[in-house]
Context: one part of a larger RNA
RNA sequence: CGUUGAAUAGUGAAGGAACUCAUCCCUAGUACGAGAGGACCGGGAUGAACGAACCUCUGGUGUGCCGGCUGUCCUGCCAAGGGCAAUGCCGGGUAGCUAAGUUCGGCGUAGAUAAGUGCUGAAGGCAUCUAAGCGCGAAGCUAUUCCUAAGAUUACUAUUCGUUUGAGACCCCUUCGAGACUAGAAGGUUGAUAGGCGCUAGGUGUAAGCUCAGCAAUGAGUUAAGCCAAGGCGUACUAAUUGGUCAAG
Repeated sequence: CGUUGAAUAGUGAAGGAACUCAUCCCUAGUACGAGAGGACCGGGAUGAACGAACCUCUGGUGUGCCGGCUGUCCUGCCAAGGGCAAUGCCGGGUAGCUAAGUUCGGCGUAGAUAAGUGCUGAAGGCAUCUAAGCGCGAAGCUAUUCCUAAGAUUACUAUUCGUUUGAGACCCCUUCGAGACUAGAAGGUUGAUAGGCGCUAGGUGUAAGCUCAGCAAUGAGUUAAGCCAAGGCGUACUAAUUGGUCAAG
């Protein structure tokens, strides 16, 4: 820009993805074979690699969480803290993201076929799978599974709303299940969108101060304390104000 106003649902022409393999058990030590050995067909189990999703579990990361430790400077000093030293070093660790973790997938079936194998059957009184006609037959093809998809210009369908008495969209703002920007998605007071606050999951591991014991280092009690990021639930306290633009005759 088109589809000749929008919104919300949908159809699916077409395109793409996937399609794998192994071992073991039963059938059966059967058929076969002198023996050695050892099946087809059919059924079952377990895996490998690959793929997708996810984070309950096992772990990793987690430089804005908690704790321990050293040196030094500072907060006048003690105590308690802050800065710097690769995040100063070390021990753990929420969310998120992750694999080595978890779950799932390949199946089966139908149709048309390839090589091949047949039925009937002439030319050519026979024969012949083929010339007419009709079957069977593959991990392959087409469906069935998943994804994209109406610029499928053949521009589709349904419902609802609107056409200046303006449907709807955008600007702007709060944001993240989205993200380089854009886009997308959730919201904008008829509101839980983000922050704050409350409760809570979870992390760390028992704060400071005070009291007691000890000459002291230190220990015990108060105290499973104190502190806490991205999680969950709730709550209008703060901010999403007011408004503007486009838009089908």